Model confidence (mean pLDDT): 86 of 100. Small-subunit ribosomal RNA, central domain from a metagenome, 350 nucleotides, folded computationally.
Context: one part of a larger RNA
Parts: sequence; structure tokens; C1' cells
RNA sequence: UUGGGCGUAAAGUGGGCGUAGGUGGUCUUUCAAGUCAGAUGUGAAAUCUCCCGGCUCAACUGGGAGGGGUCAUCUGAUACUGUUGGACUUGAGUAUGGCAGGAGAAAACGGAAUUCCCGGUGUAGUGGUGAAAUGCGUAGAUAUCGGGAGGAACACCAGAGGCGAAGGCGGUUUUCUAGGCCAAAACUGACACUGAGGCCCGAAAGCGUGGGGAGCGAACAGGAUUAGAUACCCUGGUAGUCCACGCCCUAAACACUGGGUACUAGGUAUAGGGAGUAUCGACCCUUUCUGUGCCGAAGCUAACGCUUUAAGUACCCCGCCUGGGGAGUACGGUCGCAAGACUAAAACUC
Repeated sequence: UUGGGCGUAAAGUGGGCGUAGGUGGUCUUUCAAGUCAGAUGUGAAAUCUCCCGGCUCAACUGGGAGGGGUCAUCUGAUACUGUUGGACUUGAGUAUGGCAGGAGAAAACGGAAUUCCCGGUGUAGUGGUGAAAUGCGUAGAUAUCGGGAGGAACACCAGAGGCGAAGGCGGUUUUCUAGGCCAAAACUGACACUGAGGCCCGAAAGCGUGGGGAGCGAACAGGAUUAGAUACCCUGGUAGUCCACGCCCUAAACACUGGGUACUAGGUAUAGGGAGUAUCGACCCUUUCUGUGCCGAAGCUAACGCUUUAAGUACCCCGCCUGGGGAGUACGGUCGCAAGACUAAAACUC
């Protein structure tokens, strides 16, 4: 390489859009490139297979036949693939009427709480712990009442619930923007699927510039604990956490499960929509489409388990794996302000 694989053994890119490429619905037509058939040429000898012969046999060897090509040329076939033209509507999309939603961006507003400041009442403690101490407090703290400032986060609702491609998204209102589902079937007529490169998004931490800074809190300081305690506990506390703009591009970025299409028992719960039944109406009940869970048959699996949301049965496309360590490292390259990221070996060793 072939092959076999990728939930947990090595292995699904963190996610999307999309270029090339690969693959592609139904009917009909043209051509005959692939495909199939025949003929001719060629496919050296030796080797290989079969038959006959020669060394006493065999190995060995002589003769004859056969086999052997993604080969060339010619002549045909046209089911399938392709190609040319035409048509179709079920795939896909558009339009129409509804529906749900923490989907995204910006602005404004709200109440509770913490902290700080001012004032009142009030007096000796408070705080913290396993127990303490550091700390705060007679310069009046803690507690309590009134007023003010500022920042961050939005109790209840809240759900096994919803939305988003993923990261993720939760107070209220407004504006702008995107997607999804259902119904009916008006329009286009295969316009589709996947996607190497590429482009974009991408938690937290981190970086740059400028703001902001209540609480929390790496580092740091002190108090404890301890044999020690560069920790766990306590009192403080700087970066940071927040905002704007620009970088970084990594995570147990997990469902450790790539995307698409079709098929294959059911039961139950829940979210959104439709139809029927019922009703004054709303529930209820039946059914159907879409999503989210649990259980479970056949089947699959090394087992655990998965099971119409497949890890079942098939097809298409991409990514990835190939004993452990060395090592996701060195070197080189690309990117980055840096931190570093991406790509990615070998010696040696078991």
C1' cells in the first nucleotide's frame, strides 16, 4: 500500500459558509467516451500449465500446444454510467397565511442586595474559626433608622423546558437583524449532497490602547495549622473579572458519537403547530408533522451498552488512526505584540 477501523481500546477537524473535486431524482432522445462482443496485429526467448519424448528414474532437458495486455486498429451492441436536446415534480428553493423562542446587535429604564460616604439613635465590643489569632472598634465600631454615591449581577417565574451551527444565550421596554416549525400547494424546475485548500465565528485565561472598579479575587502580606506548610482555614489585597476598539484561537470546545438521504416493532413523558371529535367556550380524547428526554423489540456490539435523535440496514462525500515511550517534543516553515498556536520527525529504548 491493500485491508481493517474511529461512543469507552489508536482514531470525528471546536463550529459554520463555501471553491475545486467526488457523488447525484423521474421519463424520453442523440452520440458511442466508459462498458460489452467479434476480427486482425502484436504480447521475444527462458519461466508457468498440459501432452509427447531423451539421459536406467528424478532433478535436468528437447519438441508441440495453451495461458498471459489498463495494448493498437477495425467492425458491431446500447441495458447501465457519461454526453446532446426535450419534458416532469416527488428532492431543493421562492411566494402566501399563521406560530413559538434566555437566537444576535444597539439604546434606554427598574428593583433587591453588597460596599463606601453623610447624618440620627446607641455603647463596648465586633468579626472570624474545629478552636483561635491577625483585622476593625471609645478618634464611637458592630447593630438600627434616614439620605446619597458607584459598580456588577438580574431572586421568584425556571422545567427532564426553550433558542442557536458551535462557542453560548435568562430583569423590563424599544429599534434593527437572522434562523426554525406548521398549514395549504400558487410559482421555479434537479437549481441537490458533501467539501481538499480558502474565508468567517469561536468559553475561560492571556495581550495592546483608553476608560471603569462595588463585590469577588491569581500574585503578595499577615494570622493560624503543622515536624515543616512556599497549601488546605482566617484577615487583608494587586492584576484580573466590567466597558469600547484591536489581538490571541485554545478547552473533558464532550453526546469523548462528522454531514446528508432512505428504510427497519412499540410504549411513555414533554415543548411548538395542524386536522378531527367534543363543547356555549376552554379542557379531555383521536390522529399527524417538527423538536427534546426515558424505556424497550429485531439487529448490532469484546462487553458495557446503542436502538426511528442508531452504535441497526444501505449508499454518497469529507476528516482521522495504524504498538508503548521518546513527543504533540526537536528542527524547519507559517501565524502572533508577546504568551504561544498550527504543521510535525528521528536517534534511542521496551